[in-house]
Context: one part of a larger RNA
RNA sequence: CGUAGGAAGUUUGAGAGGAUCUGUCCUUAGUACGAGAGGACCGGGAUGGACAUAGCAAUGGUACACCAGUUGUUCCGCCAGGAGCAUAGCUGGGUAGCUACCUAUGGACGACAUAAACGCUGAAAGCAUCUAAGCGUGAAGGUCACCUCAAGAUUAGACUUCCCAUUCGCAAGAAGUAAGACCCCCGGAAAACCACCGGGUUGAUAGGCUGGAAAUGUACGUGCUGCGAGGCACUUAGUUGACCAGUACUAAUAGGUCGAGGA
Repeated sequence: CGUAGGAAGUUUGAGAGGAUCUGUCCUUAGUACGAGAGGACCGGGAUGGACAUAGCAAUGGUACACCAGUUGUUCCGCCAGGAGCAUAGCUGGGUAGCUACCUAUGGACGACAUAAACGCUGAAAGCAUCUAAGCGUGAAGGUCACCUCAAGAUUAGACUUCCCAUUCGCAAGAAGUAAGACCCCCGGAAAACCACCGGGUUGAUAGGCUGGAAAUGUACGUGCUGCGAGGCACUUAGUUGACCAGUACUAAUAGGUCGAGGA
RNA backbone atom coordinates (compact mmCIF):
# COMPACT_ATOMS: atom_id res chain seq x y z
C1' C A 1 0.00 0.00 0.00
C1' G A 2 -3.77 -3.54 -1.07
C1' U A 3 -7.78 -6.74 0.75
C1' A A 4 -14.48 -1.29 -1.82
C1' G A 5 -16.53 2.18 5.52
C1' G A 6 -13.47 2.18 10.25
C1' A A 7 -12.07 -1.23 14.26
C1' A A 8 -11.31 -5.53 18.04
C1' G A 9 -11.30 -10.69 18.50
C1' U A 10 -11.98 -15.83 16.82
C1' U A 11 -11.07 -18.88 12.73
C1' U A 12 -11.25 -22.15 7.63
C1' G A 13 -7.03 -24.22 5.12
C1' A A 14 -5.33 -23.53 -0.92
C1' G A 15 -0.38 -24.27 -0.18
C1' A A 16 4.43 -25.11 2.31
C1' G A 17 7.65 -27.35 5.79
C1' G A 18 8.85 -31.14 9.61
C1' A A 19 8.78 -36.15 11.15
C1' U A 20 9.39 -41.12 8.70
C1' C A 21 15.37 -44.88 11.95
C1' U A 22 16.47 -49.43 14.24
C1' G A 23 18.66 -53.39 17.83
C1' U A 24 18.07 -57.12 21.57
C1' C A 25 15.09 -60.39 24.49
C1' C A 26 10.59 -63.42 25.71
C1' U A 27 6.62 -66.18 23.57
C1' U A 28 4.49 -69.01 19.59
C1' A A 29 8.35 -73.43 19.73
C1' G A 30 13.01 -76.58 20.52
C1' U A 31 7.23 -76.52 16.95
C1' A A 32 7.34 -76.67 11.10
C1' C A 33 11.72 -78.41 8.44
C1' G A 34 15.98 -81.76 8.97
C1' A A 35 19.26 -88.44 9.40
C1' G A 36 21.54 -85.21 12.66
C1' A A 37 23.86 -80.76 13.61
C1' G A 38 20.83 -77.16 13.72
C1' G A 39 16.44 -74.34 13.46
C1' A A 40 12.29 -70.81 11.35
C1' C A 41 8.10 -67.98 8.50
C1' C A 42 3.41 -65.85 10.25
C1' G A 43 1.51 -63.80 14.90
C1' G A 44 1.76 -61.71 20.14
C1' G A 45 4.57 -59.10 23.97
C1' A A 46 8.80 -56.65 26.63
C1' U A 47 12.98 -53.50 26.78
C1' G A 48 16.85 -50.46 24.60
C1' G A 49 20.17 -47.19 21.23
C1' A A 50 20.48 -42.92 18.29
C1' C A 51 17.45 -38.82 16.84
C1' A A 52 13.58 -35.06 17.68
C1' U A 53 10.33 -31.95 20.67
C1' A A 54 9.02 -30.07 25.37
C1' G A 55 10.13 -29.26 30.58
C1' C A 56 12.74 -28.10 35.51
C1' A A 57 8.40 -31.58 39.87
C1' A A 58 12.41 -35.06 41.13
C1' U A 59 18.30 -36.17 40.34
C1' G A 60 22.53 -33.17 39.41
C1' G A 61 25.43 -28.71 37.38
C1' U A 62 25.86 -23.46 37.64
C1' A A 63 24.48 -19.53 40.51
C1' C A 64 30.40 -12.41 40.45
C1' A A 65 24.36 -7.80 44.81
C1' C A 66 22.69 -15.14 49.22
C1' C A 67 24.69 -17.40 54.08
C1' A A 68 28.77 -19.23 56.84
C1' G A 69 34.05 -20.46 57.96
C1' U A 70 39.05 -18.86 57.35
C1' U A 71 44.60 -16.77 55.91
C1' G A 72 47.64 -12.31 55.05
C1' U A 73 47.46 -7.16 55.08
C1' U A 74 45.53 -1.89 55.27
C1' C A 75 41.97 1.15 57.50
C1' C A 76 37.70 2.53 60.88
C1' G A 77 42.09 5.87 67.54
C1' C A 78 42.48 0.95 70.71
C1' C A 79 39.42 -3.77 72.45
C1' A A 80 35.30 -5.88 70.42
C1' G A 81 32.89 -5.61 65.87
C1' G A 82 33.43 -4.48 60.83
C1' A A 83 35.05 -2.69 55.74
C1' G A 84 38.66 -2.74 51.44
C1' C A 85 42.39 -5.70 48.65
C1' A A 86 44.56 -10.44 47.64
C1' U A 87 41.63 -15.18 40.86
C1' A A 88 34.80 -14.19 43.33
C1' G A 89 41.51 -14.16 48.21
C1' C A 90 40.57 -19.27 49.55
C1' U A 91 36.98 -22.95 51.44
C1' G A 92 31.92 -25.25 52.57
C1' G A 93 26.87 -24.84 51.16
C1' G A 94 23.02 -22.76 48.03
C1' U A 95 16.97 -20.12 46.15
C1' A A 96 15.11 -18.28 41.43
C1' G A 97 16.64 -18.51 36.49
C1' C A 98 19.39 -21.14 32.85
C1' U A 99 20.71 -26.11 32.06
C1' A A 100 21.89 -32.09 31.11
C1' C A 101 24.29 -36.23 32.63
C1' C A 102 17.95 -35.48 34.27
C1' U A 103 12.49 -36.06 33.27
C1' A A 104 8.29 -36.64 29.85
C1' U A 105 6.64 -37.64 25.05
C1' G A 106 7.17 -39.11 19.75
C1' G A 107 8.18 -42.50 15.12
C1' A A 108 2.58 -45.63 15.48
C1' C A 109 -2.38 -47.75 14.07
C1' G A 110 -5.05 -47.40 9.78
C1' A A 111 -6.98 -46.04 4.71
C1' C A 112 -6.28 -45.38 -0.64
C1' A A 113 -3.68 -45.79 -5.33
C1' U A 114 0.65 -48.36 -6.92
C1' A A 115 6.29 -50.71 -8.27
C1' A A 116 8.72 -55.27 -9.07
C1' A A 117 6.25 -59.65 -8.52
C1' C A 118 2.14 -63.14 -7.97
C1' G A 119 -2.85 -64.13 -9.75
C1' C A 120 -8.48 -64.49 -11.75
C1' U A 121 -11.29 -64.47 -16.05
C1' G A 122 -9.91 -64.13 -21.23
C1' A A 123 -9.55 -63.71 -26.65
C1' A A 124 -6.61 -62.23 -30.90
C1' A A 125 -4.58 -67.64 -32.23
C1' G A 126 -11.32 -73.57 -31.23
C1' C A 127 -5.39 -74.88 -27.60
C1' A A 128 -2.36 -72.03 -24.41
C1' U A 129 -1.68 -67.22 -22.29
C1' C A 130 -1.75 -62.24 -15.66
C1' U A 131 -3.62 -58.46 -20.85
C1' A A 132 -5.36 -57.05 -25.65
C1' A A 133 -11.20 -55.45 -22.97
C1' G A 134 -12.12 -56.46 -17.65
C1' C A 135 -10.96 -57.80 -12.17
C1' G A 136 -7.55 -58.76 -7.89
C1' U A 137 -3.15 -59.39 -4.29
C1' G A 138 1.14 -56.60 -3.41
C1' A A 139 6.52 -52.31 -0.43
C1' A A 140 10.55 -49.05 4.94
C1' G A 141 8.49 -46.03 -1.15
C1' G A 142 3.66 -42.34 -3.12
C1' U A 143 -1.17 -39.74 -1.33
C1' C A 144 -3.75 -39.17 3.25
C1' A A 145 -3.38 -39.85 8.42
C1' C A 146 0.54 -37.06 12.89
C1' C A 147 3.11 -31.97 14.13
C1' U A 148 4.09 -26.73 12.65
C1' C A 149 3.34 -22.36 9.57
C1' A A 150 -0.26 -20.47 6.54
C1' A A 151 -5.91 -15.50 3.30
C1' G A 152 -0.39 -10.61 -0.33
C1' A A 153 -4.56 -17.93 -1.26
C1' U A 154 -4.23 -10.08 -5.41
C1' U A 155 -9.06 -16.28 -6.25
C1' A A 156 -6.67 -11.24 -0.73
C1' G A 157 -12.02 -16.23 2.34
C1' A A 158 -15.47 -17.05 6.92
C1' C A 159 -17.72 -15.87 11.85
C1' U A 160 -18.78 -12.74 16.29
C1' U A 161 -18.85 -8.06 18.44
C1' C A 162 -18.11 -2.57 18.53
C1' C A 163 -18.51 2.53 16.05
C1' C A 164 -21.90 5.08 13.47
C1' A A 165 -24.04 8.17 8.68
C1' U A 166 -21.14 14.74 11.68
C1' U A 167 -19.40 19.75 9.98
C1' C A 168 -17.45 22.86 5.83
C1' G A 169 -17.58 22.74 0.47
C1' C A 170 -20.90 23.38 -6.23
C1' A A 171 -17.51 19.47 -6.59
C1' A A 172 -12.91 17.45 -5.71
C1' G A 173 -11.79 17.17 -1.10
C1' A A 174 -10.86 18.78 3.89
C1' A A 175 -11.69 19.21 9.35
C1' G A 176 -12.99 17.71 14.26
C1' U A 177 -14.41 13.13 16.22
C1' A A 178 -16.55 7.61 17.31
C1' A A 179 -15.13 2.48 18.18
C1' G A 180 -10.18 1.75 18.44
C1' A A 181 -4.96 2.53 18.28
C1' C A 182 -0.32 4.84 18.97
C1' C A 183 3.15 8.26 21.33
C1' C A 184 4.52 8.56 26.56
C1' C A 185 5.18 5.95 31.26
C1' C A 186 5.62 1.14 34.97
C1' G A 187 7.18 -3.69 33.68
C1' G A 188 7.83 -8.98 31.70
C1' A A 189 8.82 -16.47 32.25
C1' A A 190 9.14 -11.38 25.48
C1' A A 191 13.57 -9.30 23.68
C1' A A 192 20.02 -7.20 19.68
C1' C A 193 16.70 -2.92 17.89
C1' C A 194 11.86 -3.39 16.54
C1' A A 195 8.26 -6.66 17.67
C1' C A 196 5.33 -9.59 21.34
C1' C A 197 2.72 -9.88 26.32
C1' G A 198 0.88 -7.43 31.06
C1' G A 199 -0.26 -2.72 33.45
C1' G A 200 -1.11 2.76 33.69
C1' U A 201 -4.99 5.38 39.97
C1' U A 202 -12.17 2.70 38.08
C1' G A 203 -4.56 0.46 39.45
C1' A A 204 -1.22 -4.87 42.46
C1' U A 205 2.65 -3.33 36.58
C1' A A 206 7.52 -2.65 39.07
C1' G A 207 10.01 -0.98 43.57
C1' G A 208 9.39 -0.64 48.88
C1' C A 209 7.09 -2.71 53.25
C1' U A 210 4.72 -6.99 55.83
C1' G A 211 4.06 -12.26 55.95
C1' G A 212 5.49 -16.95 53.85
C1' A A 213 8.70 -20.30 51.09
C1' A A 214 13.73 -21.36 50.56
C1' A A 215 19.12 -20.83 51.73
C1' U A 216 22.76 -20.63 55.45
C1' G A 217 23.43 -22.80 60.20
C1' U A 218 22.73 -20.57 65.86
C1' A A 219 24.29 -13.33 64.72
C1' C A 220 25.53 -8.90 67.78
C1' G A 221 25.52 -8.19 72.85
C1' U A 222 25.31 -9.84 77.75
C1' G A 223 25.72 -13.62 81.44
C1' C A 224 27.98 -18.25 83.12
C1' U A 225 32.34 -21.37 82.69
C1' G A 226 37.70 -22.32 81.64
C1' C A 227 44.72 -19.96 83.32
C1' G A 228 43.77 -19.89 78.09
C1' A A 229 42.56 -21.06 72.86
C1' G A 230 37.56 -21.75 73.61
C1' G A 231 32.72 -23.68 75.30
C1' C A 232 27.53 -23.11 77.04
C1' A A 233 22.80 -20.15 77.56
C1' C A 234 19.51 -16.36 75.77
C1' U A 235 18.98 -18.97 70.14
C1' U A 236 16.61 -24.01 65.17
C1' A A 237 19.13 -17.70 66.22
C1' G A 238 20.68 -13.65 62.93
C1' U A 239 21.01 -12.49 57.91
C1' U A 240 19.18 -13.14 53.03
C1' G A 241 19.20 -11.80 44.96
C1' A A 242 15.74 -13.32 41.75
C1' C A 243 10.45 -17.31 44.41
C1' C A 244 4.73 -17.01 46.45
C1' A A 245 1.14 -13.78 48.45
C1' G A 246 -0.86 -9.37 50.79
C1' U A 247 -0.53 -4.08 51.08
C1' A A 248 -1.28 2.07 47.16
C1' C A 249 3.91 3.93 50.89
C1' U A 250 6.90 5.34 45.91
C1' A A 251 6.60 5.44 40.51
C1' A A 252 2.98 4.34 36.19
C1' U A 253 0.85 11.85 36.86
C1' A A 254 -0.34 15.08 33.29
C1' G A 255 -0.57 15.38 28.24
C1' G A 256 -0.25 14.68 22.90
C1' U A 257 -1.13 12.31 18.01
C1' C A 258 -3.79 9.32 14.68
C1' G A 259 -8.26 7.21 13.48
C1' A A 260 -15.08 6.05 9.60
C1' G A 261 -18.89 8.96 6.90
C1' G A 262 -18.97 3.97 3.26
C1' A A 263 -17.22 3.89 -5.88
Model confidence (mean pLDDT): 90 of 100. The part of an RNA shown here (large-subunit ribosomal RNA, domain VI) has 263 nucleotides and comes from an Erysipelotrichaceae bacterium. It matches the Rfam family "Bacterial large subunit ribosomal RNA".